The prediction has a mean pLDDT of 87. Large-subunit ribosomal RNA, domain IV from a soil metagenome, 348 nucleotides, folded computationally. It matches the Rfam family "Bacterial large subunit ribosomal RNA". Its family is annotated with structural constituent of ribosome and ribosome in the Gene Ontology.
[in-house]
Context: one part of a larger RNA
């Protein structure tokens, strides 16, 4: 000097990203116990006090039982005693306030993340009439030996008080007139072959070689025209994906603008809430804590870029959550000292 304990003067969070570690507290009995609150809670809230042995005493009372026999269990009160200290050692909550976030209890990243994430009860939309939908897929199966208070799927998160506008675009759902459309149906034409005709060369000629048309057939092909859903249209429809404005003027100080104009839009953000888990500028501004607060409450509104089940907002309880603040207590620190073990280290 490491490590693991212990223990300290004064001072007590000065330390530090930040009370991290530590260290207070602790059982029982008795007193008492705030805001708020879903009347269950919040509570063990906070905060107090008592506790040993002796004697009155086998005490009062209560259990047990046939019992006024034993035997257990036992307060509460006088009275006395020792010691610094009586739950004499051990084991055994620190308390409290103000916020955020999520309502709870639960689950998770086996082995860096437990959380504000995930579920979750409630709310909702959708789908499915049962050989259900849906899943798996050759079938069997499951769904379920259920039957729309069932079942799948999607979203949201107890509980209060809610939950605005906007169907233009994207989705779904509905509609069938009209426009468009496919395989198919049809076969108007047309190409190509071709008997044959017609017609050139060559050869006395048999015949041989070209050209032009070209009927039946075969073959290639192929318009008008008839043809579903679909899309195109026409409705509807946000707890469906999603969207929720600009600019100028205006009031007897001055600042604002109830107010008017004006452009654009499918429609311009309601109700809450608001420098936020969201605010660039920002350490905004004011208030409160502090001697001194870039965090913290609280309000303000200039929302860069909140906002209503991608929920808004609030909200008693609960959180090994995340911020802040007081107590109480310490070796966290001022600032170190000492002491136990064990290492290291020296000698052997």
């Nucleotide at each position: 000097c490491g490590c693991u304990c212990g223990c300290u003067c004064a001072g007590g969070a000065a330390c530090u990203a930040g009370g991290c570690a530590a260290a207070u507290u602790a059982a029982c009995c008795c007193c008492g116990u705030a805001a708020c609150c879903u009347c269950g809670g919040g509570a063990g809230a906070a905060g107090g006090g008592g506790u040993g042995c002796c004697c009155c005493a086998c005490u009062a009372g209560g259990g047990u039982u046939u019992a006024u026999a034993g035997c257990c269990c036992g307060a509460a009160g006088g009275g006395g005693u020792c010691g610094c200290a009586g739950u004499g050692a051990a084991a055994g909550g620190c308390g409290c306030g103000c916020u955020a976030c999520g309502a709870c209890u639960g689950u998770u990243u086996a082995a860096c993340a437990a959380a504000a994430a995930c579920a979750c009860a409630u709310c909702u939309c959708u789908c499915u009439g049962c050989g259900a939908a849906g899943u798996c897929g050759a079938a069997c199966a499951c769904g379920a030996c259920g039957u729309a208070u069932a079942g799948g799927g999607g979203g949201u998160g107890a509980c209060g008080c809610c939950u605005g506008c906007c169907c233009g675009g994207u989705g779904c759902c509905g509609g069938a007139a009209g426009g468009u459309u496919a395989a198919a149906g049809g076969g108007a034409g047309g190409g190509c072959u071709c008997a044959g005709u017609c017609u050139g060369g060559a050869g006395u000629a048999a015949u041989c070689u070209g050209g032009a048309c070209a009927a039946a057939g075969g073959u290639c092909u192929g318009a008008u025209c008839u043809g579903a859903a679909g899309c195109c249209c026409c409705g509807g429809u946000g707890a469906a994906c999603g969207g929720c404005g600009g600019c100028c003027g205006u009031a007897a100080c001055u600042a604002u603008a109830a107010c008017g104009g004006u452009c654009c839009u499918a429609a311009g953000g309601u109700a809450g809430c608001g420098a936020a888990a969201u605010u660039c500028c920002u350490u905004g501004u004011c208030g409160g804590g502090u001697a001194a607060g870039u965090u913290c409450c609280g309000a303000c509104c200039u929302g860069c870029a909140c906002g209503a089940a991608u929920g808004g907002c609030g909200u008693a309880a609960c959180g090994a959550u995340c911020g802040u603040g007081c107590g109480a207590c310490u070796g966290u620190c001022u600032u170190a000292a000492c002491g136990a073990g064990u290492g290291a280290c020296u000698u052997g």